[in-house]
RNA sequence: GGGCGCGUCGGUUAAUGGUAAACCACUGGUCUCCAAAACCAGAACUGUAGGUUCGAUUCCUACCGCGCCUGCAA
Numbered sequence: 001g002g003g004c005g006c007g008u009c010g011g012u013u014a015a016u017g018g019u020a021a022a023c024c025a026c027u028g029g030u031c032u033c034c035a036a037a038a039c040c041a042g043a044a045c046u047g048u049a050g051g052u053u054c055g056a057u058u059c060c061u062a063c064c065g066c067g068c069c070u071g072c073a074a
Stems, first nucleotide, its partner, number of pairs: 001070007010024004018054001026042005047063005
């Protein structure tokens, strides 16, 4: 240089055109002498910029970041 894959709460993963969800962690509550456990509730997320569409996490383009494969000259 060429090719491929992946970027979603603090972490790990779903959702693949139609209200972004689960687990862990975190916060609050119930319970308890206190705590843990258990139960209930809550906060928090789509890499950036464009395009297509009534509607984009999803499709297209570019860029950014990460990873993998591969060639050659300098």
The RNA shown here (transfer RNA) has 74 nucleotides and comes from a Candidatus Magasanikiibacteriota bacterium.
NCBI's taxonomy places the organism under Bacteria, Bacteria candidate phyla, Candidatus Magasanikiibacteriota.
The prediction has a mean pLDDT of 81.
Rfam family: tRNA. By type it is a transfer RNA. Rfam's curators write: Transfer RNA (tRNA) molecules are approximately 80 nucleotides in length.